[in-house]
Molecule: transfer RNA
Organism: Deltaproteobacteria bacterium
RNA sequence: GUCCCCAUCGUCUAGGGGUUAGGACGACAGCCUUUCACGCUGUAAACAGGGGUUCGAAUCCCCUUGGGGACG
Numbered sequence: 001g002u003c004c005c006c007a008u009c010g011u012c013u014a015g016g017g018g019u020u021a022g023g024a025c026g027a028c029a030g031c032c033u034u035u036c037a038c039g040c041u042g043u044a045a046a047c048a049g050g051g052g053u054u055c056g057a058a059u060c061c062c063c064u065u066g067g068g069g070a071c072g
Stems, first nucleotide, its partner, number of pairs: 001071007010025004018055001027043005048064005
């Protein structure tokens, strides 16, 4: 330099055009317990950035950024 793959709550992940963006762990609060732990219930927390296509984009396309890989 060319090509390919990936980027979603703090972490791991589901999603393949119309979902309230879901789950697990973690955090916080409440219940339970003499207290802690366990257990139960609830709460907050995310689509890398920009543009395009579309009635509608996390999802499709382009560019950029970051990570990984193949070739030279």